The prediction has a mean pLDDT of 75. Two RNAs folded together computationally: RNase P RNA and transfer RNA, 511 nucleotides in total.
RNA sequence: CGAGUUGGUCGGGCGACCGCGUCGGUCCGACCGCCAGCCGGUCGGCCGCCGAGGAAAGUCCGGGCUCCACAGGGCAGGGUGGUUGUCAACGGCAACCCGGCGCGAGCCGCGGGACAGUGCCACAGAGAACAGACCGCCCCCGCUGCCGUGCCCGUUGGGGACGACAGCCGGGGGUAAGGGUGAAACGGUGGUGUAAGAGACCACCAGCGUGCCGGGUGACCGGCACGGCUCGGUAAACCCCACCCGGAGCAAGGUUGAAAGCGCCCGGCCGUCGUUUCGGCGCCGGCCGGGCGUGCGCAGGCGUCCGAGGGCGGCCCGCCCGAGCCUGCGGGUGAACCGCUGGAGCAUGCCGGUGACGGCAUGCCGAGAUGGAUGGUCGCCGAACGGGACCGCCGAGAGGCGCCCGGGAACAGGACCCGGCUUACAGACCAACUCGUCCA
RNA sequence: GGUGGGAUGGCCGAGAGGCGAGGCAACGGCCUGCAAAGCCGUCUACACGGGUUCGAAUCCCGUUCCCACCU
Numbered sequence: 001c002g003a004g005u006u007g008g009u010c011g012g013g014c015g016a017c018c019g020c021g022u023c024g025g026u027c028c029g030a031c032c033g034c035c036a037g038c039c040g041g042u043c044g045g046c047c048g049c050c051g052a053g054g055a056a057a058g059u060c061c062g063g064g065c066u067c068c069a070c071a072g073g074g075c076a077g078g079g080u081g082g083u084u085g086u087c088a089a090c091g092g093c094a095a096c097c098c099g100g101c102g103c104g105a106g107c108c109g110c111g112g113g114a115c116a117g118u119g120c121c122a123c124a125g126a127g128a129a130c131a132g133a134c135c136g137c138c139c140c141c142g143c144u145g146c147c148g149u150g151c152c153c154g155u156u157g158g159g160g161a162c163g164a165c166a167g168c169c170g171g172g173g174g175u176a177a178g179g180g181u182g183a184a185a186c187g188g189u190g191g192u193g194u195a196a197g198a199g200a201c202c203a204c205c206a207g208c209g210u211g212c213c214g215g216g217u218g219a220c221c222g223g224c225a226c227g228g229c230u231c232g233g234u235a236a237a238c239c240c241c242a243c244c245c246g247g248a249g250c251a252a253g254g255u256u257g258a259a260a261g262c263g264c265c266c267g268g269c270c271g272u273c274g275u276u277u278c279g280g281c282g283c284c285g286g287c288c289g290g291g292c293g294u295g296c297g298c299a300g301g302c303g304u305c306c307g308a309g310g311g312c313g314g315c316c317c318g319c320c321c322g323a324g325c326c327u328g329c330g331g332g333u334g335a336a337c338c339g340c341u342g343g344a345g346c347a348u349g350c351c352g353g354u355g356a357c358g359g360c361a362u363g364c365c366g367a368g369a370u371g372g373a374u375g376g377u378c379g380c381c382g383a384a385c386g387g388g389a390c391c392g393c394c395g396a397g398a399g400g401c402g403c404c405c406g407g408g409a410a411c412a413g414g415a416c417c418c419g420g421c422u423u424a425c426a427g428a429c430c431a432a433c434u435c436g437u438c439c440a
Numbered sequence: 441g442g443u444g445g446g447a448u449g450g451c452c453g454a455g456a457g458g459c460g461a462g463g464c465a466a467c468g469g470c471c472u473g474c475a476a477a478g479c480c481g482u483c484u485a486c487a488c489g490g491g492u493u494c495g496a497a498u499c500c501c502g503u504u505c506c507c508a509c510c511u
Base pairs, nucleotide, nucleotide: 001436002435003434004433005432006431007430008429009428010427012381013380014379015378016377017376018375020051021050023048024047025046026045028044029043030042031041032040033039053411057422058421060420061419062418063417064416065249066248067247068246072317073316074315075314077245078244079243080242081241082096083095084094085093086092097111098109099108100107101106112240113239117238118237119234120233121232134179135178136175137174138173139172140171141170142169143167144166145165147163148162151160152159153158187205188204189203190202191201192200206230208227209226210225211224212223213222214221215220253338254337255336256335261294262293263292264291265290266289267288268287269286270285271284273282274281275280296330297329298328299327300326301325302324309321310320311319312318345364346363347362348361349360350359351358352357385406386405387404388403391402392401393400394399441510442509443508444507445506446505447504450464451463452462458494466482467481468480469479470478487503488502489501490500491499
């Protein structure tokens, strides 16, 4: 200098004017409440502070917070998946292990179990999971052909037995070495062996299992011995194992208002009556407190003990409540406040740790809107990018840097809050490391 | 803001690991005097990007778009 890898920081700047939102102040103006008053409120003016992000996004995980449920019995469902740590928690993160990729720095992995069981493995192929005989190779039998110097019968022709060889032949068997199919064919090479073959046997190698030894917290690694010789893949198929998980979500939930309503249930107190074993119990009524349900009109359907529907917040059984429920059309309302932003918070420094992270000290306060505020105009500066000229430097050249002109900043915006992940993103800068070339 | 579901030719729609049905529409032919109906044939698709698997429309992850529900 070129090509890369990893991690981190930033992601337009400055000024002027105008504008928007919350909050605070001022007490300047208007209005309202109040007997009245700068006592309170609303609106406006003026002043002041603050005012989007690294992803605010997707809503994929986890937590805080809030409400409901925490039980009569039974059955489900979901998630995670090497190890050790870290964290409030996690499917995140860190370090390490194993496997794969890369010359390398490094990167990638949903990375438990397939001798607990079940399922699936299309097409092709002989055979696809307790493997398989299509071709080939080998043995036996039959048939046919041919040969035989030899054997038997026989009158020369010939016949028979036996033997050897062969076949686009037939049948029975052996064989997994070879051919071919496939994503995948039940170890590899060499030898022994055999009718031909084969882990059938042997040597070496690869792999698996068992035992022992050593190292490591552990995943795992290294070594020795023995074994049968070799066991397919798929769990992002069911499933098994280990661990974890109650449900819903700020439109959670609460207060006020309509609303001193109506109905039901529970508890307490009081009263009348009845009853009494004189302790009480029961009916009815009233008051207080709590809980649940309900609430406009019309039409249609289902249902009122042969019971719709609802509750026991996954489902079933079981138990309980039970007179309303469902659908369509039309109408009304479109409230206010709390929750709400100071928190596993941010910055800096030091300490511990390989690291994620933790601890301590000091300092700081950085949006809370509710149809939803953070914008516009002008000036200066400006990265990327586009072009010009051949003026300067470097270079053999292409070209690069300088110069001149134009150009003007990516993805995108809170809505209860945090920790992560994922996705989008013009570019700029910093640090560490790797490979290549050249020079010293 | 929160929570569920879906995407297969021009349209509707089945398929849920091994070749993607069927109907309507379009086009061509037959039939007819001409049409309609009918018959025969043709064309056209798994939203996108990765992964698991021998093999993905289907299983897993991410992205985009659409629909529904909650005041």
Rfam match: Bacterial RNase P class A. The family's RNA type in Rfam is ribozyme.